[in-house]
RNA sequence: CCUCGAAAGGGCAAACCUGGGGAAACCCAGGGGCGCAAAGCCACGGGUCUACGACCCUCAGGGGGUUAUGACGGCCGGGCUGCCGAAG
Numbered sequence: 001c002c003u004c005g006a007a008a009g010g011g012c013a014a015a016c017c018u019g020g021g022g023a024a025a026c027c028c029a030g031g032g033g034c035g036c037a038a039a040g041c042c043a044c045g046g047g048u049c050u051a052c053g054a055c056c057c058u059c060a061g062g063g064g065g066u067u068a069u070g071a072c073g074g075c076c077g078g079g080c081u082g083c084c085g086a087a088g
Base pairs, nucleotide, nucleotide: 002088004085005084011036012035016031017030018029019028020027021026034074040080041079042078044077045076046075047072048071049070053067054066055065056064057063058062
């Protein structure tokens, strides 16, 4: 030093519950811990989710379809940064 991850010190926080925001996906706070060696940061590429708005179909009410400028970094890839230092 790492394309490595023992130990030590710690860190983050899934599902779910409560309150709040949002049309929704989802986000924030508190509780809670499934897990994570980057589960720290960034929507650049792929992927997935939602559909307020727009368009199309149908229609009695209504319903259905397409679509991201919305969302997901704990879906994958990529970029940047980082604690510790056994074996290798």
c-di-GMP-I-GGC riboswitch aptamer from an Anaerolineae bacterium, 88 nucleotides, folded computationally. NCBI's taxonomy places the organism under Bacteria, Bacillati, Chloroflexota, Anaerolineae. Its Rfam family is "c-di-GMP-I-GGC riboswitch aptamer". For this family Rfam cites "Bioinformatic analysis of riboswitch structures uncovers variant classes with altered ligand specificity" (Weinberg et al., Proc Natl Acad Sci U S A, 2017). The model forms 86% of the base pairs in the Rfam consensus.